Overview
The RNA shown here (c-di-GMP-I riboswitch aptamer) has 71 nucleotides and comes from a soil metagenome. The sequence is in RNAcentral, with records from MGnify. The coordinates come from a structure-prediction model, not an experiment, and the mean pLDDT is 91.

RNA sequence: AAGGGCAAACCCGUCGCAAGGCGGGGACGCAAAGCCACGGAGCCCCGCCAGGGGCCAGCCGGGUCGCCGAA
Numbered sequence: 001a002a003g004g005g006c007a008a009a010c011c012c013g014u015c016g017c018a019a020g021g022c023g024g025g026g027a028c029g030c031a032a033a034g035c036c037a038c039g040g041a042g043c044c045c046c047g048c049c050a051g052g053g054g055c056c057a058g059c060c061g062g063g064u065c066g067c068c069g070a071a
Stems, first nucleotide, its partner, number of pairs: 005030002010025006028058001034064003038061003042055005
């Protein structure tokens, strides 16, 4: 290149104490912006502290599967 894929912010609905998740709309972007909470960072809840529970993969690292191609 070709075929395509995902979907930020924001809006609506919904679940949740919340962070945030899910569905629809919508595209800021992404060659893994597929998946995994293992280690950090950040966020939420409980707690006087110590600490405990949760969220987040589109913050970093790591693991794992993977389309096409001058490879």